[in-house]
Context: one part of a larger RNA
Molecule: small-subunit ribosomal RNA, 5' domain
Organism: Crustomastix stigmatica
RNA sequence: GGUUGAACGCUAGCUGUAUGCUUAACACAUGCAAGUCGAACGCUCCUUCGGGAGAGUGGCGAACGGGUGCGUAACACGUGAGAUUCUACUCUUUGGAAGAGAAUACCUCUCAGAAAUGGGAGUUAAUGCUCUAUAUGCCGAGAGGUGAAAGGGGUAACCCGCCAAAGAAUGAGUUUGCGUCUGAUUAGCUUGUUGGUGGGGUAAAGGCCUACCAAGGCAACGAUCAGUAGCUGGUUUGAGAGAAUGAUCAGCCACACUGGAACUGAGACACGGUCCAGACCACUACGGUGGGCAGCAGUGAGGAAUUUUCCGCAAUGGGCGAAAGCCUGACGGAGCAAUACAGCGUGGAGGAUGAAGGUUCGUGGAUCGUAAACUCCUUUACCUAGAGAAGAAUACAUUGACGGUAUCUAGGCAAAAAGCGACGGCUAACUCCGUGCCAGCAGCCGCGGUAAUACGGGGGUCGCAAGCGUUAUCC
Numbered sequence: 001g002g003u004u005g006a007a008c009g010c011u012a013g014c015u016g017u018a019u020g021c022u023u024a025a026c027a028c029a030u031g032c033a034a035g036u037c038g039a040a041c042g043c044u045c046c047u048u049c050g051g052g053a054g055a056g057u058g059g060c061g062a063a064c065g066g067g068u069g070c071g072u073a074a075c076a077c078g079u080g081a082g083a084u085u086c087u088a089c090u091c092u093u094u095g096g097a098a099g100a101g102a103a104u105a106c107c108u109c110u111c112a113g114a115a116a117u118g119g120g121a122g123u124u125a126a127u128g129c130u131c132u133a134u135a136u137g138c139c140g141a142g143a144g145g146u147g148a149a150a151g152g153g154g155u156a157a158c159c160c161g162c163c164a165a166a167g168a169a170u171g172a173g174u175u176u177g178c179g180u181c182u183g184a185u186u187a188g189c190u191u192g193u194u195g196g197u198g199g200g201g202u203a204a205a206g207g208c209c210u211a212c213c214a215a216g217g218c219a220a221c222g223a224u225c226a227g228u229a230g231c232u233g234g235u236u237u238g239a240g241a242g243a244a245u246g247a248u249c250a251g252c253c254a255c256a257c258u259g260g261a262a263c264u265g266a267g268a269c270a271c272g273g274u275c276c277a278g279a280c281c282a283c284u285a286c287g288g289u290g291g292g293c294a295g296c297a298g299u300g301a302g303g304a305a306u307u308u309u310c311c312g313c314a315a316u317g318g319g320c321g322a323a324a325g326c327c328u329g330a331c332g333g334a335g336c337a338a339u340a341c342a343g344c345g346u347g348g349a350g351g352a353u354g355a356a357g358g359u360u361c362g363u364g365g366a367u368c369g370u371a372a373a374c375u376c377c378u379u380u381a382c383c384u385a386g387a388g389a390a391g392a393a394u395a396c397a398u399u400g401a402c403g404g405u406a407u408c409u410a411g412g413c414a415a416a417a418a419g420c421g422a423c424g425g426c427u428a429a430c431u432c433c434g435u436g437c438c439a440g441c442a443g444c445c446g447c448g449g450u451a452a453u454a455c456g457g458g459g460g461u462c463g464c465a466a467g468c469g470u471u472a473u474c475c
Stems, first nucleotide, its partner, number of pairs: 001475002004472001006471005013344006019337002021302001026300003030297003035060003040057002043054004067255003077179006085172002090168007098132004107122006137146003151160003181227003188218003193215008230252004234245004257278005280291004308334001310333003316330001317328004347377004357368004382412006391402001419464005424445003430459005440447002
């Protein structure tokens, strides 16, 4: 000198664009954040008889999107290479969908319970479930074995679905070379450990697991242990080499009160799912039961410190649906904050009697100073009135949260709008008074003990300016 997700002090006119719990992964009141489909199904209710509403069964989604950085020094990440795998929805191609059956929720009756909820009896449907058959397929040397399907809408044409196989795309799992902080005041570490065989397991290779056999494997090119830490694209600085850093945005990873576990599913060992244990909180009729903001707002606490319990699905994107549409605290916007950056303004021209007043002073003056007053002009801004968007996509029509916003036109008034720090040297800028090693200043050197340009105040000057200074921080 530059930087910041900054904070503090004094001050403060406007606009735009960004950014906004860096601390306690501390605890959370309240509301919302994941639903949708009646063109899969039976039932109940309403009806203008067109249709609509409701809980339940069923399907798809809820594994995305959003948050946080606890853990992790690791194939976690970055980059390059690979083989031993799976992939819902989507696209392409080929073939198929034949028979049969048993249940069950809802509902009705009833029982238990404070509740949460649960038990029993009866009844019913399906694209829910089961069996038989068959088929490319799969397993097998072969014989042979295994092994699929579902309908709905429409007058119809046809449309949407279903099953199998092959390919593509997308996504994911997995292996590996290299790179990736500090400590030797951590020197030895390891027994499923290292390798083999058989078996099991997985979508898949593999000590991934298991039985047996061998005794290996790693390490001063730093194993093990300990500390710290999410990684990267990037960001800051620097001429560069490098150093520091990893907020916002983007990619990957990990986590969801703490620890553990599996279920469902194409995909989870699942933030707003389940089960078990623990801590904490709430309800209770004391028998039990319920909860999880590191989603968006918001509250308490901690802290130097960080915002609204706002509007809208109009746009973009996502889920479901044939569609209309519904849902969406993703997102689009508005609000708050000088937190940062950028821009604009606080007027312009003229104006000497060098006014008054302040300061100084040698009483002549000097200076603030064209500064003011005064004259003329302008209206960014502000106020009033009028007009008024793009963002909206398309055969036509409809649809805008922002918002009567931005912007434009007319009229009105110089109108409401300057501070902060410094002035001994470094370092741009000087005098008067007060104080008297006191009170105080200070980044370093150092000032102050009676003429202080260094303390405090006044005047003046210098620097930056809606900011200025201080503190912290990195280069």